[in-house]
RNA sequence: AAGUAUGAUAGAGGCGCGGGAAAGAUCAGUAGCUCCCUUCUCAGACGCGGCGGGGACCGCGGGGGCGAAAGGCUUUACCGCCGAAGGGUAUCCGUUUUCCCGGACGGAUAUGCCUGGGCCGGUGUGAGAACAUCCGCCGGACUGUCGCUCCUUUUGGGAGCGGAGAGCUGUCAGACAU
Numbered sequence: 001a002a003g004u005a006u007g008a009u010a011g012a013g014g015c016g017c018g019g020g021a022a023a024g025a026u027c028a029g030u031a032g033c034u035c036c037c038u039u040c041u042c043a044g045a046c047g048c049g050g051c052g053g054g055g056a057c058c059g060c061g062g063g064g065g066c067g068a069a070a071g072g073c074u075u076u077a078c079c080g081c082c083g084a085a086g087g088g089u090a091u092c093c094g095u096u097u098u099c100c101c102g103g104a105c106g107g108a109u110a111u112g113c114c115u116g117g118g119c120c121g122g123u124g125u126g127a128g129a130a131c132a133u134c135c136g137c138c139g140g141a142c143u144g145u146c147g148c149u150c151c152u153u154u155u156g157g158g159a160g161c162g163g164a165g166a167g168c169u170g171u172c173a174g175a176c177a178u
Stems, first nucleotide, its partner, number of pairs: 001178001006173006014082001016081004021076004032066006047060004051102006085115003088111009116143002119140006126134002145163008
């Protein structure tokens, strides 16, 4: 040669990400509690519901009164952050009346398996009480960043195309081989 590979550390992106808290709406005049009426001798069976199947168990009509909560959402400030984090998969635990099997949901752990970021539109036997919201997939433009080509008024700005966070920028350290 090259401060290259690599390591450490500090940062940037913007309707940026996550968290608990408070308030509000929703859930819902629902669940539940209670009173009255009706039916019924009592018990049992059938039927329906309690996520699906099997067994057990519980409940079941009408009206009046009282009347929630959790999860999910929004807003506000705050806290922690910039693989922030989200999703997938695997294992374990819990919930779903109970036992077995299955499913669903919630939590923990692991995993560079996927995603640069948010936004908008479409979509789904998806989650959800839900037309809220979330999640997945598809499409779109936008945006930060790096690379290539080009333009320019050149420490800068712009156009087109492409890549992915295992990226990008600053600082420090820094080889082997040749």
This is a predicted structure of a 178-nucleotide RNA (Lysine riboswitch aptamer). Model confidence (mean pLDDT): 80 of 100.